[in-house]
RNA sequence: GGGCACAUAGCUCAGUCUGGUAGAGUGGUAGUCUUAUACACUAUCGGUCGGGGGUUCAAAUCCUCCUGUGCCCA
Repeated sequence: GGGCACAUAGCUCAGUCUGGUAGAGUGGUAGUCUUAUACACUAUCGGUCGGGGGUUCAAAUCCUCCUGUGCCCA
């Protein structure tokens, strides 16, 4: 220098193909339970979906540019 993939909650990830209410597990906090802790259960907290622009009534999702990370080729 060329190609490909990935970026979503504190962490691990789904959702993207086929645009239409942003989710699961784990975690934090509070409560129930217990002599107490843990386990279990309940409630709750937690996101400008990496950034800019475009298309659209509507974008995490489509197009485009950029940034970061990984892999391959040279």